[in-house]
Context: one part of a larger RNA
């Protein structure tokens, strides 16, 4: 991993509703018991209904509330209930849809491993060191003590090193030789060494030279069997079909935040009026966008001078004031928490229209409290960051498939009941991958822009517009000129157009020519430029808006920032035509559901049939409807050795779950119809057992 086979909403009591049958009816039923006993009989305590209304006393078709004969609340004036049984569906109480903990508690059984002690034994090659002690000389003493060498002794948790114990470190092994082993090298090796048997201590304990170690491959509290189906807001798992509808990821409370309860959103019942919707008219409040500065706050320019404070003068009285503040007049602004204004839209009511269930109450049953991009000329937060984060509105997903976006849950288009080798179309596209225009008119772009990007640059180009010279010769070239008072004044060592100040920067001769436009000098000088003639001959220069290009532009495997080839349009902009292009729309057949109409049939609830209408994606989930296993009572005077069940193949039939026939195998049992009862369908649960 596969294959078979087994595997999960059951029962039981109480209750709550719905539908349908049976019973009785303004009533309905008996519970405990009791007496018969196979299923009956009594038994009316009680318990629903018939009256309602108030806290309650109490009244009573009316009652409360109230001072009320008001006015308002709940009611009658409109009666259906009740008990019991079976179905379906919830909730309580039990293991309550299966498995699943770690764990708690009780009673046992374990020192044959280890740990620690006890009792009895047993080991420890071979070398080396040489402690006290004794001895002898020698010194030394009065004698000793003592001290030195010599010897001779054989001590030590002494030293090297096998047995024997241990295991620091590389290596290799790591589906191993091995649930700790092996190679090599290491520590210990007369001891606090190491071992054999027997014995002792037991889990809320024991041992521990202590690591939380060890107590039978099992230790922060052993194993075992019982409490035991502990508990699990959690994880997985939950088995056939076919129709109709169709969610939630929100709000409030929550030892609550991945769980509940209520409300929201669903579905199934009843009931109920042109109900909700919608678009139209007309009545409304309103303080949002915007606006604007009256107010609260901030905040600019300019005045004019009024207060006040500070500071100066002054003995004051006063008086000044290029400082400060507030006030006032005029100029411009800013505001969620400012408003002397004020929309759109959204809300509310009325009206008549439209609209046929989409409304709204009451009852049953859920599921939903993780959401998610994307748009918003809607906000908060954060960096007007985030595939961020919190609300508003709207969309999709989710629970939605198809067609475009190259692939691409949340974008644009569109909503898939089945069938067709038919037909328009939508986003989107129309050289070739690839279905359709190598169409059409008229620009633009030369950057492969297109096909990735900002501030900033720049005689890239189109177009728009303003404005200044010009044949009275302009602009570019190009030949001359560009002078004089004067080195203006001042300052300076110096300052002569040209360091720097200052100036009514003036005046003369000119075609022109600054008290000089920029390089040079130490200051001169020199070059040059404004300005003028000549020369040629038609446009030339400055400004603004705007289309399409240029630069600014660096990344990690390989073109790699059009989906590829390629493309000067097969790019881009305008404008119209033709085609392609979906599950979308139209055709044609079927199917099917819910309402209306019609005809038929009838047990008047229902069933058939046709016809038109509107439908018929779907997760949770809620409604209906069937299919098949197994047994049971009947049933067909059923089938079956002239071959039943199973089994392998085929054909036929139903929307399907399946069904029937019919061949082969097989070798004895087994089916229809109708009603019951379940151990009732299997692919998943790291599922259990078996077998490949």
């Nucleotide at each position: 991993u596969c294959c078979a086979g087994c595997g999960a909403g059951u029962u039981a009591a109480u209750u709550g509703u719905c539908a349908u049958g049976c019973g009785c009816a303004a009533g309905c039923u008996u519970a405990a018991g009791u007496c018969a006993u196979u299923u009956g009989a009594c038994g009316g305590a009680g318990g629903c209904a018939u009256a309602g209304u108030g806290a309650a006393a109490g009244c009573g078709a009316g009652c409360c509330u109230g001072a009320a004969u008001a006015g308002g609340g709940c009611g009658a004036a409109u009666u259906a209930g009740u008990a019991g049984c079976a179905u379906g569906u919830g909730a309580u109480u039990a293991g309550a849809c299966c498995c699943g903990a770690a764990a708690c508690c009780a009673g046992g059984u374990g020192a044959c491993c280890u740990a620690a002690c006890c009792a009895u034994g047993g080991g420890c090659a071979g070398g080396c060191u040489g402690a006290a002690g004794c001895g002898u000389a020698c010194g030394g003493u009065a004698a000793a003590a003592c001290g030195u060498a010599c010897g001779u002794g054989g001590a030590g948790g002494g030293c090297c090193g096998a047995a024997c114990c241990g295991u620091a470190g590389c290596g290799a092994a790591u589906u191993g030789c091995a649930a700790a082993a092996c190679u090599c090298c290491c520590g210990g090796a007369u001891g606090a060494c190491c071992u054999g048997u027997g014995g002792u201590u037991a889990g809320c304990g024991g041992u521990g030279a202590a690591a939380u170690g060890c107590c039978a491959a099992u230790c922060g509290a052993a194993c075992u069997c019982g409490g035991a189906g502990a508990u699990a807001g959690c994880u997985g798992g939950u088995u056939c079909u076919c129709c109709u509808c169709g969610a939630a990821a929100u709000a409030g409370c929550u030892u609550u935040a991945g769980g509940g309860c209520u409300a929201g959103c669903g579905u199934c019942g009843u009931a109920c009026g042109g109900u909700a919707g919608c678009a139209g008219a007309u009545a409304g409040g309103g303080g949002u966008a915007g606006a604007g500065c009256u107010c609260u706050g901030u905040u600019u320019c300019g005045g004019a001078c009024u207060g006040g404070g500070g500071c100066c003068c002054g003995c004051a009285a006063g008086g000044g004031u290029a400082c400060c503040c507030a006030c006032c007049c005029u100029u411009g602004a800013c505001a969620a928490a400012c408003u002397a204004c004020g929309a759109a839209u959204a809300c509310u009511g009325u009206c008549a229209g439209u609209g046929g269930a989409a409304c709204u109450a009451c009852g049953g049953c859920a599921g939903u409290c993780a959401g998610a991009a994307c748009g918003u000329g809607c906000g908060g937060g954060g960096c007007u960051a985030a595939g961020c984060u919190c609300g508003g509105c709207g969309c999709u997903c989710a629970a939605a498939a198809g067609g475009g976006a190259a692939a691409c849950a949340g974008c644009c288009c569109a909503g898939a009941c089945c069938a067709u080798c038919a037909u328009c179309u939508a986003a989107g596209g129309u050289c070739c991958c690839u279905a359709a225009a190598u169409a059409u008119a008229u620009g633009c772009u030369a950057a492969g822009u297109g096909g990735g990007a900002a501030a900033c640059g720049a005689g890239g180009u189109g177009a728009g517009a303003u404005u200044u010279c010009u044949u009275a010769a302009a602009c570019a070239a190009c030949g001359a000129g560009g002078a004089u008072g004067u080195u203006g004044g001042c300052u300076u060592a110096g300052a002569a157009g040209c360091a720097g100040c200052c100036a009514u920067u003036c005046a003369u001769u000119u075609a022109a020519a600054g008290a000089g436009u920029g390089c040079g000098u130490a200051a001169c000088a020199g070059c040059u430029c404004a300005c003028u003639c000549g020369u040629c001959a038609a446009g030339a220069g400055a400004u603004c808006u705007u289309g399409c290009g240029c630069g600014g532009a660096a990344a990690a495997u390989g073109u790699a920032a059009c989906g590829g080839g390629g493309c000067u349009a097969a790019g881009c902009a305008u404008a119209g035509u033709a085609c392609c292009g979906a599950a979308g729309a139209u055709a044609u057949g079927g199917a099917u559901u819910u309402g209306c109409u019609a005809c038929g049939a009838u047990u008047u609830a229902u069933c058939g049939u046709a016809u038109g209408c509107a439908g018929u994606g779907g997760u949770a989930g809620a409604g209906g409807a069937g299919c098949g296993u197994u047994g049971a009572u009947a049933u067909c005077u059923g089938c079956a050795u002239u071959g039943a069940a199973g089994u392998c193949g085929g054909a036929c039939u139903g929307c399907g779950a399946g069904g029937u026939c019919u061949g082969g195998u097989g070798g004895a049992g087994c089916g229809u119809u109708a009603u019951c009862a379940a151990g009732u369908g299997a692919g998943a649960a790291u599922g259990c057992u078996g077998g490949a």
Large-subunit ribosomal RNA, domain II from a soil metagenome, 692 nucleotides, folded computationally.
RNAcentral holds the full RNA, with entries from MGnify.
Its mean pLDDT, the model's own confidence on a scale to 100, is 82.
Its Rfam family is "Bacterial large subunit ribosomal RNA". Rfam links the family to the GO terms ribosome and structural constituent of ribosome.